Overview: This is a predicted structure of a 121-nucleotide RNA (c-di-AMP riboswitch aptamer (ydaO/yuaA leader)) from a soil metagenome.

RNA sequence: CGCCGAUCUUCGGGCGGGGGACGGGGGACCCACUUGUUGGGGCGAAUCGCGGCCAUAGGGCCGUGUAGCGCUAGCUCUUCAGCGCGAGCCCGUCAGCUAACCCCGGAAGCGACGAGAGCGG
Numbered sequence: 001c002g003c004c005g006a007u008c009u010u011c012g013g014g015c016g017g018g019g020g021a022c023g024g025g026g027g028a029c030c031c032a033c034u035u036g037u038u039g040g041g042g043c044g045a046a047u048c049g050c051g052g053c054c055a056u057a058g059g060g061c062c063g064u065g066u067a068g069c070g071c072u073a074g075c076u077c078u079u080c081a082g083c084g085c086g087a088g089c090c091c092g093u094c095a096g097c098u099a100a101c102c103c104c105g106g107a108a109g110c111g112a113c114g115a116g117a118g119c120g121g
Stems, first nucleotide, its partner, number of pairs: 001111003008020004012015001022105005031096001039094001040091004048065007068085005074119004079115002
């Protein structure tokens, strides 16, 4: 300096701190749903298959696709090309939407320099 992401900023006698940008959840009427151990739900792009191996209740590991997502350095593009991700965690029997109202987060991790068109400098 840049990427992902809500994750940036500010105050202060400075932290297990107080605000704000931004982000998430709960929560009426009306509407919607006929749903409930075959539990259910939330964040997130991260869903859904197929095959193999190990176990032989459950499950674990590996490979290969896929819904979807991201990057290619001024910005944008429903263009071309290339390269990646396609996880994990949480609530705890409970939650549709939802005004008022209530609660919470405001991290962690990483490292690009292909083309075309338009716009800008």
RNAcentral holds the sequence, with entries from MGnify.
The prediction has a mean pLDDT of 86.